Record summary
A computed fold for a 99-nucleotide RNA from an Acidobacteriota bacterium, annotated as Bacterial small signal recognition particle RNA. It was read from a public genome assembly, where an Rfam model found it. Its Rfam family is "Bacterial small signal recognition particle RNA". From the family's description: The signal recognition particle (SRP) is a universally conserved ribonucleoprotein involved in the co-translational targeting of proteins to membranes. For this family Rfam cites "SRPDB: Signal Recognition Particle Database" (Rosenblad et al., Nucleic Acids Res, 2003). By type it is a non-coding RNA gene. Gene Ontology terms of the family: signal recognition particle, plasma membrane targeting and SRP-dependent cotranslational protein targeting to membrane, signal sequence recognition.

RNA sequence: GUUCGGGUCCUGUGCACUGGAGGGUCUCCGAACCUCGUCAGGCCUGGAAGGGAGCAGCGAUAAGGAUUCGCUCCGGGUGCCGCAGAUUCACCGGAACCC
Numbered sequence: 001g002u003u004c005g006g007g008u009c010c011u012g013u014g015c016a017c018u019g020g021a022g023g024g025u026c027u028c029c030g031a032a033c034c035u036c037g038u039c040a041g042g043c044c045u046g047g048a049a050g051g052g053a054g055c056a057g058c059g060a061u062a063a064g065g066a067u068u069c070g071c072u073c074c075g076g077g078u079g080c081c082g083c084a085g086a087u088u089c090a091c092c093g094g095a096a097c098c099c
Stems, first nucleotide, its partner, number of pairs: 001097002003094004007089001010085005015079002017076006024069001027066003035060004043052003
């Protein structure tokens, strides 16, 4: 000096992390009336038995809110964690050959 391997540099990719957006899921809250159910009281009706509409209350929920779990998409001067490629540095190591 050549060559091989490792490291460093670069590229791609996977994964993790992370920001944003969208859909979904668990639980809870949630409507004076314009939701539902049950409708005390009162009201209406009937000779009566009864019937009717129906406020409050209670229960369930809608729109919406809080929360849990995960999915999809877009991004990243996060990571050096995996894989592949390319080749830079002249860094480390080995063998053989040449000088």